[in-house]
RNA sequence: AGGGGAUUAGUUUAAUGGUAAAAUAGGGGUCUCCAAAACCUUAGAUGGGAGUCCGAUUCUCUCAUCCCCUG
Numbered sequence: 001a002g003g004g005g006a007u008u009a010g011u012u013u014a015a016u017g018g019u020a021a022a023a024u025a026g027g028g029g030u031c032u033c034c035a036a037a038a039c040c041u042u043a044g045a046u047g048g049g050a051g052u053c054c055g056a057u058u059c060u061c062u063c064a065u066c067c068c069c070u071g
Base pairs, nucleotide, nucleotide: 001070002069003068004067005066006065007064010024011023012022013021018054026042027041028040029039030038047063048062049061050060051059
């Protein structure tokens, strides 16, 4: 320099253009002599900017960060 991939909750992952899901972690509670475990409940996220579209995590462009390949 060229090519490819990834970026979603504190963390690990889902989501075929139609109101973003779960596990775990966090807060509260039940249980227990206490704690752990178990159960109930609660809050929390689409990397930045633009475009297309009635509607974008999803499609397009650009920027940023990380990883891989070629030279």
Molecule: transfer RNA
Organism: uncultured Bacilli bacterium